Molecule: TPP riboswitch aptamer (THI element)
Organism: Paracoccaceae bacterium
RNA sequence: ACCUUGUGACAGGGGCGUCCGCGCUGCGGGCUGAGAAGCACCCUUUGAACCUGAACCAGAUCAUGCUGGCGUAGGGAGUUCGCGGUCGGUGCCCC
Numbered sequence: 001a002c003c004u005u006g007u008g009a010c011a012g013g014g015g016c017g018u019c020c021g022c023g024c025u026g027c028g029g030g031c032u033g034a035g036a037a038g039c040a041c042c043c044u045u046u047g048a049a050c051c052u053g054a055a056c057c058a059g060a061u062c063a064u065g066c067u068g069g070c071g072u073a074g075g076g077a078g079u080u081c082g083c084g085g086u087c088g089g090u091g092c093c094c095c
Stems, first nucleotide, its partner, number of pairs: 001090003006083004010078001011044004016038001017031006050075003056069004
């Protein structure tokens, strides 16, 4: 000095289920979860955020991607800009 990791800004992508009650175009509560419509949360190619497969399969549950499989399956949005502590790597210089 550069890379990587971390973080911020801007830009972009994404999901919002299930059960119960009520005074029922909605409101309230329970479950899981980061998030079940919040300018919040998550993810941005080192991509399982999320979609297709899928009204899928196995297990569990009041019920539900709730858990696992499916999945070294297929897709999927930043070779952006800055800050910079530690760890790691590479090159150069000095001792």